[in-house]
Predicted 3D model of a 107-nucleotide RNA (Glycine riboswitch aptamer) from a Chloroflexota bacterium. Of the family's consensus pairs, 91% are formed in the model. Lineage of the source: Bacteria > Bacillati > Chloroflexota. The coordinates come from a structure-prediction model, not an experiment, and the mean pLDDT is 79. Its Rfam family is "Glycine riboswitch aptamer". Gene Ontology term of the family: glycine biosynthetic process.

RNA sequence: AAUGUCUCAAGAAGAGAGAUUUUGUCUGCGGACAGAACGCCGAAGGGGCAAGCGCCAAGUUCGCCAACUUGCGUGAAACUCUCAGGCAAAAGGAUUCUUGAGCCAUU
Numbered sequence: 001a002a003u004g005u006c007u008c009a010a011g012a013a014g015a016g017a018g019a020u021u022u023u024g025u026c027u028g029c030g031g032a033c034a035g036a037a038c039g040c041c042g043a044a045g046g047g048g049c050a051a052g053c054g055c056c057a058a059g060u061u062c063g064c065c066a067a068c069u070u071g072c073g074u075g076a077a078a079c080u081c082u083c084a085g086g087c088a089a090a091a092g093g094a095u096u097c098u099u100g101a102g103c104c105a106u107u
Base pairs, nucleotide, nucleotide: 001107002106003105004104006102007101008100009099010098011097012096013095018038020037021036022035023034024033025032026031039087040086041085045083046081047080048079052074053073054072056071057070058069059068060067061066
């Protein structure tokens, strides 16, 4: 110096689902906030697992090595659960892209 992973900052894009009902409080009387009820959404966060891998235990094959089956552990997501969060706009938002900075790795 180049490339790549990760992190941070700035910018751009960014979905889904009741502006539901009811009670209370405040009010500038337009509404706002909070609680409850029913319905719903998955893309903050969180939980769950398949192949694979590992291991011990049991069993089977078996002269041994070893293999197989069951069990246990580990094990990703935009899948799944809906705890949390959300269901006009705003805000938030996984993730993607651009620019810059930093760590590490490789050349």